Model confidence (mean pLDDT): 77 of 100. This is a predicted structure of a 152-nucleotide RNA (FMN riboswitch aptamer (RFN element)) from a Tepidanaerobacteraceae bacterium. Its Rfam family is "FMN riboswitch aptamer (RFN element)". Rfam links the family to the GO term FMN binding. Rfam's curators write: The RFN element is a highly conserved domain that is found frequently in the 5'-untranslated regions of prokaryotic mRNAs that encode for flavin mononucleotide (FMN) biosynthesis and transport proteins. The sequence was found by an Rfam model in a public genome assembly. The model forms 100% of the base pairs in the Rfam consensus.
RNA sequence: ACGUUUCUUCGGGGCAAGGUGAGGGGAUAUUUCCCCAAUUCCUGACCGGUGGUGAUGCUCCCUUUAAAGAGGGAGACAAGUCCAACAGCCUCAACAGUUGAUCCGGUGAGAAUCCGGAACCGCCAGUAAAGUCUGAUUGGGCGAAGAUUUUA
Numbered sequence: 001a002c003g004u005u006u007c008u009u010c011g012g013g014g015c016a017a018g019g020u021g022a023g024g025g026g027a028u029a030u031u032u033c034c035c036c037a038a039u040u041c042c043u044g045a046c047c048g049g050u051g052g053u054g055a056u057g058c059u060c061c062c063u064u065u066a067a068a069g070a071g072g073g074a075g076a077c078a079a080g081u082c083c084a085a086c087a088g089c090c091u092c093a094a095c096a097g098u099u100g101a102u103c104c105g106g107u108g109a110g111a112a113u114c115c116g117g118a119a120c121c122g123c124c125a126g127u128a129a130a131g132u133c134u135g136a137u138u139g140g141g142c143g144a145a146g147a148u149u150u151u152a
Stems, first nucleotide, its partner, number of pairs: 001151001003150001006147005015044001017043003023036005045132002047122002050084003058075007080120002088098002102118005124135003
């Protein structure tokens, strides 16, 4: 040391809101009334895993300066919609294949990541049509941390 071996642990968040009433139940003077009823519909609310990248800011170090400041380097954090992987679909299985969503303004030398604003997206099965409920799932999993072994 971004090498090798084996192992351990970890490995995701989100409606108890309002409305409607498919449907169900009850009462009755047989025509009306009452109750229950969607996290799925409508309105509103809420959520954003992993690796990478990531002008600023933050911390530390170095150089320079009398100092202010200037220059350079390192580190942690940092994107749902930029890149990639997992999961999902497909398949007996694996490979291959497939797999959602962003614009505008600002700053600036430079913005796909910063700041402001407005949008958009979200597997399968169940069920009153689901990103948020239940289930598949005491599952799988990219990956993260640590230990161990060996090599240089």